[in-house]
This is a predicted structure of a 355-nucleotide RNA (Bacterial RNase P class A) from a Gaiellaceae bacterium.
Rfam family: Bacterial RNase P class A. The family's RNA type in Rfam is ribozyme. Rfam's curators write: Ribonuclease P (RNase P) is a ubiquitous endoribonuclease, found in archaea, bacteria and eukarya as well as chloroplasts and mitochondria.
Model confidence (mean pLDDT): 78 of 100.
The RNAcentral record of the sequence draws on ENA.
The model forms 92% of the base pairs in the Rfam consensus.

RNA sequence: CCUGCAGGCCGGGUGACCGCGAGCCUUCGGGCCCGAGGAAAGUCCGGACACCGCAGGGCAGGACGCUGGGGAAACCCCAGGCGGCGAAAGCCGACGGAAAGUGGCACAGAAAGGAGACCGCCGGCAGCGAAAAGCUCUCGCGAGACGCUGACGGUAAGGGUGAAAAGGUGGGGUAAGAGCCCACCAGCGUCGUGGUGACACGACGGCUUCCAAACCCCGUCCGGUGCAAGGUGAAGCAGGCUCCGUCGACGCAGCCCGCCGAGGAGCCGGGUACACCGCUCGAGCCACCGGGAGACCGAGGGCCUAGAGAGAUGGUCACCCUCGACAGAAUCCGGCUUACAGGCCUGCUACCGAA
Numbered sequence: 001c002c003u004g005c006a007g008g009c010c011g012g013g014u015g016a017c018c019g020c021g022a023g024c025c026u027u028c029g030g031g032c033c034c035g036a037g038g039a040a041a042g043u044c045c046g047g048a049c050a051c052c053g054c055a056g057g058g059c060a061g062g063a064c065g066c067u068g069g070g071g072a073a074a075c076c077c078c079a080g081g082c083g084g085c086g087a088a089a090g091c092c093g094a095c096g097g098a099a100a101g102u103g104g105c106a107c108a109g110a111a112a113g114g115a116g117a118c119c120g121c122c123g124g125c126a127g128c129g130a131a132a133a134g135c136u137c138u139c140g141c142g143a144g145a146c147g148c149u150g151a152c153g154g155u156a157a158g159g160g161u162g163a164a165a166a167g168g169u170g171g172g173g174u175a176a177g178a179g180c181c182c183a184c185c186a187g188c189g190u191c192g193u194g195g196u197g198a199c200a201c202g203a204c205g206g207c208u209u210c211c212a213a214a215c216c217c218c219g220u221c222c223g224g225u226g227c228a229a230g231g232u233g234a235a236g237c238a239g240g241c242u243c244c245g246u247c248g249a250c251g252c253a254g255c256c257c258g259c260c261g262a263g264g265a266g267c268c269g270g271g272u273a274c275a276c277c278g279c280u281c282g283a284g285c286c287a288c289c290g291g292g293a294g295a296c297c298g299a300g301g302g303c304c305u306a307g308a309g310a311g312a313u314g315g316u317c318a319c320c321c322u323c324g325a326c327a328g329a330a331u332c333c334g335g336c337u338u339a340c341a342g343g344c345c346u347g348c349u350a351c352c353g354a355a
Stems, first nucleotide, its partner, number of pairs: 001353001004348007012320007020035002023032003037326001041337002044335005049226004061222005066080005081095001082093004096217002101215002103211002118159002120155004125150005134141002167185006186208001188205007230277004239268006246262003250258002284303003289298003321324001
């Protein structure tokens, strides 16, 4: 150089004029100043905040799940372990428990968990069939060897089915076989050593399925709704309550009293719309220093960086370049995921590569 891997960054620039939104100033003419992103996106997780609900405890339901650390928390981050992939750098992982219980393994296959005999292999038994050389004077011996069939028993080595056939390979052993025995390997258990731990290594032991993204068990956590949350404001209206030296109707022949209606006075008072608040100073950003392996933490310093409510962030011109991708705030913050033309920087890797 090239090949790949990891991490970080940029995302057209400058100037002029015009326009739009916020703030400040104004002599009302205008002036000054600020104005999208790394994802503002998906709305997938976790919070802040707000209102409603709530004695306490439990059940049900849901989420998460190796270990240690970080973080407000998280389907988050860092480091480590284990497993898988890769030649390596490195990448990926719902990765607690199957020795608590229940349950499952489609199709195929004889049999799918303390299983299984379909073919095959082996054993004796029964039935049928049945032979040569040779020996021998003859009878006969050889010889009922062997083959076929049948039921019975043994066998998990071999074949076949399957995602999976009951540890694997090799040897011994056996009628044939088998952890039946042995060596090595994988797994499991006990003990020891190391480690905070996940776990690793060693010795010994017996002989050993998988599935919890099936129910379940164990551990941790979880009330609901989301800024169209929610709050404030003057006047008015709907409406409600209280009072009355008032008027009328009814209960009464009448009064008191009760009740209904009207009138008057006082008090309370929505919802919607409108205006304002919430609203952008915050688990904030920047560089530096210190601690830490890192995520991150700490001290001092500096900075203020959109805040609309039909919703601004644009256009034209000039010059330059590598000719410009994905996309665009709407309460805020931390994450994850997805999209992205082109380019830059740093570190690492060497199987197939070049000098």